[in-house]
Model confidence (mean pLDDT): 81 of 100. Predicted 3D model of a 96-nucleotide RNA (c-di-GMP-I riboswitch aptamer) from a Gammaproteobacteria bacterium. The source organism's lineage runs through Bacteria, Pseudomonadati, Pseudomonadota and Gammaproteobacteria. Of the family's consensus pairs, 95% are formed in the model.
Formats: sequence, C1' cells, structure tokens
RNA sequence: AUUUUUGCUGGGUAAACCCGCACGAAAGUCGGGGACACAAAGUUACCGGUCUACGGGGCAUAUAUACCUAUGCCCUAUGACAGCGGGAUUGCCGGA
Repeated sequence: AUUUUUGCUGGGUAAACCCGCACGAAAGUCGGGGACACAAAGUUACCGGUCUACGGGGCAUAUAUACCUAUGCCCUAUGACAGCGGGAUUGCCGGA
C1' cells in the first nucleotide's frame, strides 16, 4: 500500500514470593515458576531523587612515640534503580 473476514480486537509486560554450584563486595541483574498491578510498567541513566560502598579518604579503639594490623563509625560512585518523578524517543487499538 492492496485485498478478504469480523464487529468493542489481537494481544503485551510481570510485583511480592519460590527455585538456581548463574553474575556481583553489595545494591541489584539474569534464567525458570508465579501474577500484584500497568495504556507505554516499550527503549533510553539526559535532569532530579533513592539504594549500595569492593575500592579510596577521615576519625576512634586495641596501644605506649611512630608504623603496621584488626574492629567500629562517618564521607565518597566510576556501581545500581526506567514498576520513584520528569525529559527524549518508538509503538498497538478505537473515534473524529
């Protein structure tokens, strides 16, 4: 774009929870089961927000000058969350 059929479509995703000699320090992700919900709960970390702290920094204690080590606390994203909100972008159905 064309044709046919039908007349309120076809469907989609997947919360909690469970399983996993899966990945990760964790937050979390992935695979399977499972449906709480969702008209963008498709994609995207651009903005805000939230979560985690391997590593890095600081403080305290053990301990007595320094160093080292251990433990605890605080800060920190380059990590994570798109089902926290906004933005960007793509898409299905119906009506006009």